[in-house]
Context: one part of a larger RNA
């Protein structure tokens, strides 16, 4: 040197644990803000700092409830001084206060700072305190140029707006990397990004739909149809619909014809209107007007037209009731012995159970503690489908037949040219939308059924509203063939912290003594760190770096040359 055994160190694997996460379900909520938000700065406790709370009334003030013995938040002990059965601390409802910045709004500004003006009160005054002073839109009102009237402009008052917010939603605008093994049509993708707008959902929505000789009957969402029909430098790729099975279901209002009123105009009996009310709303066409027939919720007044009350129905508002939310309350039943540091374990004998979910307690507890099943509870605030009462507003009529041809959404539908959307890349290319240029019909009408035509079928555009089923996630609760500290959120711990970056932004590491600190009094060595005695403890090779594998390091013993 090497080998073997034993041991020390280093290191932080492994095992066990869980304060924290993840996912899903259910319920609630889905906004906050000039009455100053979100987010911050600075302060604030008797005693340095971080976090939490709060705001010069500053870990708090008032009040109403709950609760019932200790309390003065936490890291985090200690000291001091106090509070509390005249009910504290604590929990919940309502209120007060709420510095400065921030939309920030009196002016300015390098956010948390600087500088003003007006009014009121107090004061001799310096000054103090309270209130006001941004901009825009809309409405009203007062003024008012060039320029007579007027207008522009200006002043005042009132109301509203402004900003923030994770996702979901709608609209406008809209890439590229990439794929095509290059690349240009194509793809990525109408994605990302940017902008605008809204709501608790949004959007869509009551057929000018789809079908096919049979029919269905608004929209939305899920499953299937189906990787089918198609499309495609027929490459890469893209990719339906009908139908069927489900979730949820809900239908309505205008325009016009006609009538009445109002207003304006003039040709004085006509016309016009962003006017008001009635009427009316559809495809087996419907409606208007005229006529006929039948009918009329009830009472009263009226010759009658008609008017009024009641009844009925509907919307809304208020109140009540009921229910729920925001604190809570009651809540059954076990002992002995043994082992052990410790009993919940074992043995023996009992009990409760609408409760044998769960957690804790010195090991594994239905009966020790908190709880659990079940039942009960609100002074105050808030919410609510249905129900009751009151009030306001509105409705209270039609059906059939015949005639009439008055109405039924126009720069619209459609066409040309150029684009876009659909599964469809211009293709034989229907359908829908946009720009431009043209441009109908009026129910004997019009659209669609994938070029086009006929027949047939079906629907009625050019106005509008509409719950639910569907999307997302904040909180609460529950559960998990979810994770267990290199996992699970980036974050179990001072975490969006430390740190990096001019900035946008990027972004960690880091859990575990023990049942209980009982965290080693006292003595010895040492400057201390540390160590040795000693004590605590079941254990100290559990001593705060506290489970402690391996690589690696060293020591001792043995073997070997």
């Nucleotide at each position: 040197c090497g080998c073997a055994g034993a041991g020390u160190g280093u290191g932080g694997a492994u095992g066990c644990c869980u304060u924290g996460a993840c996912u899903u379900a259910u319920g609630c909520a889905a906004g906050c803000g000039a009455a100053g938000a979100a987010g911050g700065a600075c302060g604030u406790a008797g005693g340095a700092g971080g976090c939490u709370g709060c705001g010069a009334a500053a870990a708090g003030c008032c009040u109403c409830g709950g609760g019932g013995a200790g309390c003065u938040g936490u890291c985090a002990a200690c000291c001091a001084a106090g509070c509390u059965g005249u009910g504290a601390u604590c929990c919940g409802g309502g209120g007060a206060u709420a510095u400065c910045c921030g939309a920030a709004u009196g002016g300015g500004g390098c956010a948390a700072c600087c500088c003003u003006c007006c009014c009121g009160u107090a004061g001799c005054g310096a000054u103090a305190c309270g209130g006001g002073a941004a901009c825009g839109a809309u409405a009203g009102u007062c003024u008012g140029a060039a320029u007579u009237c007027a207008u522009a402009g200006g002043g005042c008052u009132a109301u509203c707006g402004a900003g923030c917010a994770a996702a979901c939603c709608c609209a406008g605008u809209g890439a590229a990397u990439u794929g095509a093994a290059a690349c240009a049509u194509c793809u990525u993708a109408g994605u990302a990004g940017c902008u605008g707008g809204a709501g608790g959902a949004a959007a869509a929505g009551a057929a000018a739909u789809u079908a096919a000789u049979a029919a269905a009957g608004a929209u939305u969402c899920c499953g299937u149809c189906a990787g089918u029909a198609g499309u495609g430098g027929c490459g890469a790729g893209c990719g339906a619909a009908c139908g069927c099975g489900g979730a949820a279901a809900a239908g309505c209002c205008u325009a016009a014809a006609c009538c009445a009123c109002c207003g304006a105009g003039c040709u004085u009996g006509c016309u016009c209107g962003a006017g008001u009310g009635g009427g009316g709303u559809u495809g087996c066409a419907g409606g208007g007007c005229u006529g006929a027939u039948g009918g009329a919720c009830u009472c009263g007044a009226u010759c009658g037209a008609u008017c009024g009350g009641g009844g009925u129905c509907a919307c809304g508002u208020a109140c009540g009731a009921a229910u729920g939310u925001u604190a809570g309350g009651a809540g059954a039943a076990c002992g002995u012995u043994c082992u052990g540091g410790a009993a919940a374990g074992a043995a023996c004998g009992a009990c409760c159970a609408g409760a044998g979910g769960g957690g804790g307690u010195a090991a594994u507890a239905g009966u020790c503690c908190c709880g659990u099943a079940u039942c009960c509870g609100a002074a105050a605030a808030c919410a609510u489908a249905c129900c009751g009462u009151a009030c306001c507003u509105g409705a209270u009529g039609c059906a059939u037949c015949a005639g009439u041809u008055c109405c039924u959404a126009a720069g619209u539908a459609g066409g040309g040219c150029g684009g876009g959307g659909c599964c469809g890349g211009a293709g034989a290319a229907a359908c829908c939308c946009c720009g431009u240029u043209u441009g109908a019909a009026u129910c004997c009408g019009g659209g669609a059924g994938c070029a086009c035509u006929a027949a047939c079928u079906u629907c009625c555009a050019a106005g509008g509203c509409u719950a639910a089923a569907c999307a997302u996630u904040g909180c609460a609760u529950a559960a998990g063939a979810u994770c267990g500290a290199u996992a699970g959120c980036g974050a179990a711990c001072u975490a969006g912290u430390a740190c990096c970056g001019u900035g946008a932004g990027g972004g960690a590491a880091a859990g575990g003594u023990g049942a209980a600190a009982a965290g080693c009094a006292u003595c010895c060595c040492g400057a201390a760190a540390g160590g040795g005695a000693g004590g605590u403890g079941a254990a100290a090779u559990a001593g705060a770096a506290c489970u402690g594998a391996a690589a690696c390091u060293c020591u001792c013993u043995g073997c070997u040359a």
A computed fold for a 561-nucleotide part of an RNA from a Candidatus Moraniibacteriota bacterium, annotated as large-subunit ribosomal RNA, domain I. The sequence was found in a public genome assembly. Rfam family: Bacterial large subunit ribosomal RNA. For this family Rfam cites "The comparative RNA web (CRW) site: an online database of comparative sequence and structure information for ribosomal, intron, and other RNAs" (Cannone et al., BMC Bioinformatics, 2002). Gene Ontology terms of the family: structural constituent of ribosome and ribosome. Model confidence (mean pLDDT): 80 of 100.